Small-subunit ribosomal RNA from an anaerobic digester metagenome, 1538 nucleotides, folded computationally. Its Rfam family is "Bacterial small subunit ribosomal RNA". Its family is annotated with ribosome and structural constituent of ribosome in the Gene Ontology. The RNAcentral record of the sequence draws on SILVA.
RNA sequence: AGAGUUUGAUCCUGGCUCAGAACAAACGCUGGCGGCGUGCCUAACACAUGCAAGUCGAACGAGAAAGUCGGUUUCGGCCGAUGAGUAAAGUGGCGCACGGGUGAGUAACGCGUGGAUAAUCUACCCUUUAGUCCGGAAUAACUUGCCGAAAGGUGAACUAAUACCGGAUGACAUCCCGGGUUCUCCGGAAACCGGGAUCAAAGAAGGCCUCUGCUUGCAAGCUUUUGCUGAAGGAUGAGUCCGCGUACCAUUAGCUAGUUGGUGGGGUAAUGGCCUACCAAGGUUAUGAUGGUUAGCUGGUCUGAGAGGAUGAUCAGCCACACUGGAACUGAAACACGGUCCAGACUCCUACGGGAGGCAGCAGUGGGGAAUAUUGCGCAAUGGGCGAAAGCCUGACGCAGCAACGCCGUGUGAGGGAUGAAGGCUUUCGGGUCGUAAACCUCUGUCAGAAGGGAAGAACGGGUGAGGGUCUAACAGGCCUUUAUUUUGACGGUACCUUCAGAGGAAGCACCGGCUAACUCCGUGCCAGCAGCCGCGGUAAUACGGAGGGUGCAAGCGUUAUUCGGAAUUACUGGGCGUAAAGCGCACGUAGGCGGCCUUGUAAGUCAGGGGUGAAAUCCCACGGCUCAACCGUGGAACUGCCCUUGAAACUGCGAAGCUUGAAUCCUGGAGAGGGUGGCGGAAUUCCUGGUGUAGGAGUGAAAUCCGUAGAUAUCAGGAGGAACACCGGUGGCGAAGGCGGCCACCUGGACAGGCAUUGACGCUGAGGUGCGAAAGUGUGGGGAGCAAACAGGAUUAGAUACCCUGGUAGUCCACACUGUAAACGAUGGAUACUAGGUGUCGGGGACUUGAUCUUCGGUGCCGUAGUUAACGCGUUAAGUAUCCCGCCUGGGGAGUACGGUCGCAAGGCUGAAACUCAAAGAAAUUGACGGGGGCCCGCACAAGCGGUGGAGUAUGUGGUUUAAUUCGAUGCAACGCGCAAAACCUUACCCGGACUUGACAUCCUCCUGAACGGACCUAGAAGUAGGACCGGGCCCUUCGGGGACGGGAGAGACAGGUGCUGCAUGGCUGUCGUCAGCUCGUGUUGUGAGAUGUUGGGUUAAGUCCCGCAACGAGCGCAACCCUUGUGUUCAGUUGCCACCAUUAAGUUGGGCACUCUGAACAGACUGCCGAGGUUAACUCGGAGGACGGUGGGGAUGUCGUCAAGUCCUCAUGGCCCUUAUGUCCGGGGCUACACACGUACUACAAUGGUAUAGACAGAGGGACGCCAAACUGCAAAGUGGAGCAAAUCUCGCAAACUAUAUCUCAGUUCGGAUUGGAGUCUGCAACUCGACUCCAUGAAGUUGGAAUCGCUAGUAAUCGCGGAUCAGCAUGCCGCGGUGAAUACGUUCCCGGGCCUUGUACACACCGCCCGUCACACCAUGGGAGUUGAUUUCACUGGAUGACGUUGGGCCAGCCUUCGGGAGGCAGGCGUUAAUGGUGAAGUUAGCGACUGGGGUGAAGUCGUAACAAGGUAGCCGUAGGAGAACCUGCGGCUG
Repeated sequence: AGAGUUUGAUCCUGGCUCAGAACAAACGCUGGCGGCGUGCCUAACACAUGCAAGUCGAACGAGAAAGUCGGUUUCGGCCGAUGAGUAAAGUGGCGCACGGGUGAGUAACGCGUGGAUAAUCUACCCUUUAGUCCGGAAUAACUUGCCGAAAGGUGAACUAAUACCGGAUGACAUCCCGGGUUCUCCGGAAACCGGGAUCAAAGAAGGCCUCUGCUUGCAAGCUUUUGCUGAAGGAUGAGUCCGCGUACCAUUAGCUAGUUGGUGGGGUAAUGGCCUACCAAGGUUAUGAUGGUUAGCUGGUCUGAGAGGAUGAUCAGCCACACUGGAACUGAAACACGGUCCAGACUCCUACGGGAGGCAGCAGUGGGGAAUAUUGCGCAAUGGGCGAAAGCCUGACGCAGCAACGCCGUGUGAGGGAUGAAGGCUUUCGGGUCGUAAACCUCUGUCAGAAGGGAAGAACGGGUGAGGGUCUAACAGGCCUUUAUUUUGACGGUACCUUCAGAGGAAGCACCGGCUAACUCCGUGCCAGCAGCCGCGGUAAUACGGAGGGUGCAAGCGUUAUUCGGAAUUACUGGGCGUAAAGCGCACGUAGGCGGCCUUGUAAGUCAGGGGUGAAAUCCCACGGCUCAACCGUGGAACUGCCCUUGAAACUGCGAAGCUUGAAUCCUGGAGAGGGUGGCGGAAUUCCUGGUGUAGGAGUGAAAUCCGUAGAUAUCAGGAGGAACACCGGUGGCGAAGGCGGCCACCUGGACAGGCAUUGACGCUGAGGUGCGAAAGUGUGGGGAGCAAACAGGAUUAGAUACCCUGGUAGUCCACACUGUAAACGAUGGAUACUAGGUGUCGGGGACUUGAUCUUCGGUGCCGUAGUUAACGCGUUAAGUAUCCCGCCUGGGGAGUACGGUCGCAAGGCUGAAACUCAAAGAAAUUGACGGGGGCCCGCACAAGCGGUGGAGUAUGUGGUUUAAUUCGAUGCAACGCGCAAAACCUUACCCGGACUUGACAUCCUCCUGAACGGACCUAGAAGUAGGACCGGGCCCUUCGGGGACGGGAGAGACAGGUGCUGCAUGGCUGUCGUCAGCUCGUGUUGUGAGAUGUUGGGUUAAGUCCCGCAACGAGCGCAACCCUUGUGUUCAGUUGCCACCAUUAAGUUGGGCACUCUGAACAGACUGCCGAGGUUAACUCGGAGGACGGUGGGGAUGUCGUCAAGUCCUCAUGGCCCUUAUGUCCGGGGCUACACACGUACUACAAUGGUAUAGACAGAGGGACGCCAAACUGCAAAGUGGAGCAAAUCUCGCAAACUAUAUCUCAGUUCGGAUUGGAGUCUGCAACUCGACUCCAUGAAGUUGGAAUCGCUAGUAAUCGCGGAUCAGCAUGCCGCGGUGAAUACGUUCCCGGGCCUUGUACACACCGCCCGUCACACCAUGGGAGUUGAUUUCACUGGAUGACGUUGGGCCAGCCUUCGGGAGGCAGGCGUUAAUGGUGAAGUUAGCGACUGGGGUGAAGUCGUAACAAGGUAGCCGUAGGAGAACCUGCGGCUG
């Protein structure tokens, strides 16, 4: 510090997710040790049991027992001493308000921070000062009576005090009066002088005898210590008040009667409506009152670069609470956790009458929960309470136990060791890897284990001994102090040290597709499963499960939850708003915010210096202590804050005095659909009346509904009525926006220009607020010509609730009132300033040289620089550069919906969520593809023609069906006479049956044997095979023993073999678009980038062919050419070819010749070269000449980059998988040839342009030795016999046919047609039954030109005619070739199909066979409404009213004081009132749960209906509004261009 994820790719916006750190954690797997920490986050739920607050005998009275000892005894016991002034209880004092727990409540002066207290208190402690005198009456304990189950209560009698009461004294206390000083925040406060009034106490312990009394000694007394009282001060602690800070909701906007203030009174330690009476009517709130929800606050903690965000366990400060609610008492302090009273709920005891209790103290239990420990030891230390002290108490605390819960440390060994062991995994079978890892050798000894030793934490204090000082009359005694000695340890025999033994006891977890470090094998087969996001899994999964290996961390590792970060994704630091989310429809204006120039003052902001505070701990730095670290200690820094004070005066603020440039006013002037009201005008539509006139009119893509012979349309004249104002008219004008258009008049707003006279900052913006605000719509009343939602009819259509047509009502118009919304748009808030220009236009002014002139102000357009922007674009009319103010945004959907509020007559508007769901949604631009977009162009693409297919029969292929098998593949064009250029066996892969198992075939090994091999033979069998016998027949070396090569047989295993699967794992080959003209690259330029440019443009071409232009310049693959063939000629060469001339023959037969034809080799030729015209002086096109051929002459070969997961694993090759006495191999037979049917491709026909018969003519290109086969002969023929010739320009296949001539047939199922069938044969072949071809005789089917539809062809082509070849023993209507005869038509590019280029739109990119909308049906999920119902909570009214306090009363009762002894003072119980908790009744509000039914929403591989949107999406779309309709939607009105 970033990364992944929207796309085919890009850039941007934007969300989601990840990597980090942390944790009071939990869960899973695993687990050696130690140190230091931490440990109910949930039920402030309920609690058994034990402990957690007592202490003091030096305040007081009283005072046991057991045990022991002694005495006595009637042996039952009794007495005394000791235990012991002990235990227990009581009065009294102090403490119990601390310490410990918890976070329910609390949004508050509760907390934090800083102040105030001149408005206060403070026990114990310290200092100072003055005292501590004289009396009195009770009461508990104890004893005893009574009641009660108990808890407890009550009566009588006794007694003490540092308990209680009275009196005295008393001031520097308090109050009052008088005098007068200082300070002050002006309210008061403090000190001083004089006088008056009021108020106190308690003793205890030790010691002594100097003085006094009795006189041993004790007491008064003295003395020491301590306690007590008044006063002042301090310290500590506490109370109260104030400034500032302190969560969310405005779908909480008004709240408030003790409320706000005053006066008097009360109350408190103290101010104060804190309380009360009276008076006034205030107080608070948009700077957020009131209400609701949530929450203890802070130091800090976590995170972060910081600013911030989150949090408030442990430790520390404050607050609040103590079963729930209320209340007071005591006290210095409480409205009191382990106190009291009352009420309530709950639990327990009970004799049923009544009582007891409060773990949110420490342990512990139940419960809840994912989850949190021992009913431990000790007061040794630290601290606290009491005490004079010893000491006692202390679940505070110190320790131990449990838990890897966290942090830190440490170990599980170290060195050597390669046959790189075995084994695992993998493999290309060579190896690689685990791996120096192990074994093995040499060492070490941390931790754990055993044994021994063994701390620090301990210092006080106390005892004893000795010394010094002080008080004092004192040598007592106390106190202080020095020293010696002794005594005190829970942890714990712990830390630590030493020794022993021995590598011995000690490693796991997660991950390995990308992010993200780490890869292979097996299994599985969209299953099982994984997943943080993207996404993996459908037979080769680095993503699932296992294994091996690896990576990371390590006594832990992962997962989950949560927080911050990354996230600049709430933006103060540090974001945005034209199109991504986002500018209010527009203006006026309140509060608020901001504000021109100069001078002066002030000092609130601001800045500087100083002071106080900012607790400690924490963080940071330094040093130090535990072996280190964690941890701990000491010091420093810091705590960014607040307050006080002293200064400065630039800026902001405030005060004062000015200025004119901002703003406004005034005068003059012109422009304008600015607004309102009234009037006037003509054209047109419609209607009415009349005339002329006759059969149509209207309407559409075409029609129909409709109007018209009852006279329409047309035309003329007249009239009525309403609405709108042609031309001018213009990115012209005006207005804030909406908007405004005939003419005239009246009323009226604003802007602009010029003048520069006046005021003197009067300004800008503007939350709330107010007004204006298209169309549609609403109300009332008018009006109504045209148009026209709804509606009706006619068409269209599968349907047509639409588009089109004919009608037509609201409405559109007016008046008055509402509504308040639009794509109300420049999708661009307002104001001010600055920052190049050019060119139009509107309204003014100025200048001159009077013009297409220059200049200036204000508007309105276009282009464009800098700059800016994601890009598009904007660009002085900013989307640039800045300032000020307002509004708004924060992923998509749900949703502008629900609920609530508010406005409206309604429709509806404004405000405006959540649950749930997705990983995207989106902007701009790019390349493609597509369009029922546009432009240009091409092709037998259409058109114009010729001939077919589709109908028949047959052949052949396919589908289907059948079958034991009918082997397999090919399936739109681009499968179907295709693989197959030949299925009777073989082929053959299929089926049935019979056999073989190292195999039919390859390599290696051992043994035996011999050539191999050839030939004929026998037996069994269907054959393969098995068995037997005969003949012929080798090479190299040799030491002659043999060895080698080679072959055969047997055997063992490695292996062979597979037309088995996967063409979606592949190579190679092929088809197709398409012989279409395209496809790219280098460098440069350009763009953030994908990309673009080049390759586009103007021409031209068959062509990206060429020319010109151009930020491109070049190049490559394609095109063309080069190649083959054909068309002409020349040269060369003449045998097997040819024959003009000379001979010759039956015959180019032969001699001769090579001129010609021909053959086959090399050349020539054609290049827009020449001329003319057009064209840009181009490319090129058109015409012409010449020429055998003319504009690529004809034909062929040649197929760019790529597309279709196109075809082929059955040509071949090949990965993986599968079979291995079988899915391999051999053999016999069968099948591939089946047959209700459907399709494709062909052949033959349907006839006279013909059939038949006879006669006659003319090719080309090929083939031939296991061959072609002549002549001759035989057969009707297929053929046979025969044997000449020929490895072929020589011989042969081999008579070409259509054609020509003649004859016949005469329109018919025929002398057409030949299927089918019967018979007889020929040939090939081991073999023609299934299942060959051919011949002859006989038979003689369908068929009379073929529906919808569809195919080929542009010239030597179509059509038609025959010939040859491959395959092949035999078999062609197929295929591949060859020649003969030989047409018709093309106006043209509108349309169909396919293609190319440019451009445009796009929501498509699997690319239109795309995408996608809504209803309906089904399942699930969350949610709104809902008759109601069940809670919670708040408020109000009424009722009722415990305890307590206060007030009042007090007839009953009472010790202290007074008394005249009667009583009084004073007090208590009791009564009443006020206040008031729980409660009751009623009424409201808020909120939560459930709820029949119901509304829409979301989600869900393959449901239904349509096709609304995206292209002109087939009616352009969208916005607002209204009506209608199964649904998307349709239509009307106005608006927008997205």